[in-house]
A computed fold for a 350-nucleotide part of an RNA from Hydrogenovibrio halophilus DSM 15072, annotated as small-subunit ribosomal RNA, central domain.
Context: one part of a larger RNA
RNA sequence: CUGGGCGUAAAGCGCGCGUAGGCGGACUGUUAAGUCGGUUGUGAAAGCCCUGGGCUCAACCUAGGAAUUGCAUCCGAUACUGGCAGUCUAGAGUUUAAGAGAGGCAAGGGGAAUUCCAGGUGUAGCAGUGAAAUGCGUAGAUAUCUGGAGGAACAUCAGUGGCGAAGGCGCCUUGCUGGCUUAAAACUGACGCUGAGGUGCGAAAGCGUGGGUAGCGAACGGGAUUAGAUACCCCGGUAGUCCAUGCCGUAAACGAUGUCAACUAGCUGUUGGUCUUAUUAAAAAGAUUAGUAGCGCAGCUAACGCGAUAAGUUGACCGCCUGGGGAGUACGGUCGCAAGAUUAAAACUC
Numbered sequence: 001c002u003g004g005g006c007g008u009a010a011a012g013c014g015c016g017c018g019u020a021g022g023c024g025g026a027c028u029g030u031u032a033a034g035u036c037g038g039u040u041g042u043g044a045a046a047g048c049c050c051u052g053g054g055c056u057c058a059a060c061c062u063a064g065g066a067a068u069u070g071c072a073u074c075c076g077a078u079a080c081u082g083g084c085a086g087u088c089u090a091g092a093g094u095u096u097a098a099g100a101g102a103g104g105c106a107a108g109g110g111g112a113a114u115u116c117c118a119g120g121u122g123u124a125g126c127a128g129u130g131a132a133a134u135g136c137g138u139a140g141a142u143a144u145c146u147g148g149a150g151g152a153a154c155a156u157c158a159g160u161g162g163c164g165a166a167g168g169c170g171c172c173u174u175g176c177u178g179g180c181u182u183a184a185a186a187c188u189g190a191c192g193c194u195g196a197g198g199u200g201c202g203a204a205a206g207c208g209u210g211g212g213u214a215g216c217g218a219a220c221g222g223g224a225u226u227a228g229a230u231a232c233c234c235c236g237g238u239a240g241u242c243c244a245u246g247c248c249g250u251a252a253a254c255g256a257u258g259u260c261a262a263c264u265a266g267c268u269g270u271u272g273g274u275c276u277u278a279u280u281a282a283a284a285a286g287a288u289u290a291g292u293a294g295c296g297c298a299g300c301u302a303a304c305g306c307g308a309u310a311a312g313u314u315g316a317c318c319g320c321c322u323g324g325g326g327a328g329u330a331c332g333g334u335c336g337c338a339a340g341a342u343u344a345a346a347a348c349u350c
Base pairs, nucleotide, nucleotide: 004321005320006319007304008303012318014201015200016199017198021194022193023192025088026087027086028085029084030083031082033081034080035077036076037075038074040072041071042070049065050064051063052062053061054060091191092188093187094186095185096183097182098181099180103177104176105175106174107173108172109171110154115149116148117147118146119145120144121143125136126135162169163168206247207246208245209244210243211242215241216240220236221235222234223233258317259316260315261314262313263312266295267294268293269292270291271290272289273288274287275286276285277284299306300305323350324349325348332343333342334341335340
């Protein structure tokens, strides 16, 4: 160097885009760099190995051969890889016509509910709990009716339903905008895949500045419980939760399963298309396609399980793992306002 692995044992970067690099469809011609065959030169001697010879044997010495798997040179071979030239359409993409969708951003609008305020009715309780108390209430609460204010979230529909690369996305309307699917043609002609660095996005919490604050609610105060109760329960309640903008860059960021491609029994549900059959229509059946689920053959797996959405059979490229603890820590570097993040040891110990 090769050889093993990564759903749950250690191990898939949170997710994209993409540079270098790696890898790359079909046909023809050419070249001959890789590749293969041969020539010549060189590859010191000794040693190793083989065959002889010499010390009575051996060690040792000596002669010859082989080997020296390499490098250079020249002559050839041309299947494969590469280079060059030309062609193609099965990969990839573009155009046209349809389709579904909580995909994103912005603006405007809506109703239910909670709370608060004002007014009316009305009177002694309300609230809360396992039971209570703190709390609110005769300065008129709770309840109920009318009006108003304000903030946040959008019941039903709602669905192992949909969309998005992931994080995530759910009231309505409008504008702008990304992606996806289907059908039939036409066009471009390998334009592709992956992707070290890099770059962008990235829940919640947290941070900066300025707003906002209905409900909820870390911290905090009080009441209970208890041996105690820095908790669980109750009454309050500040940050925060919301908006704008700038940071942070982490999560059980999970399918604990990297991306892309090909191949490999079936059955069933469901979402979005297209076609066909038949039909007055609705529905239905069949075919096909893109998702999303439940079983299951072969196969795989330590087992659990996976099983065309693979963890099966293969290929391309990247990332990662190498006993437990020490430790995702110290030190140093980079980033950050900070919190900290990232990169990442060793001694020692079992």
NCBI's taxonomy places the organism under Bacteria, Pseudomonadota, Gammaproteobacteria, Piscirickettsiaceae, Hydrogenovibrio halophilus. Rfam family: Bacterial small subunit ribosomal RNA. Rfam links the family to the GO terms ribosome and structural constituent of ribosome. It was read from a public genome assembly.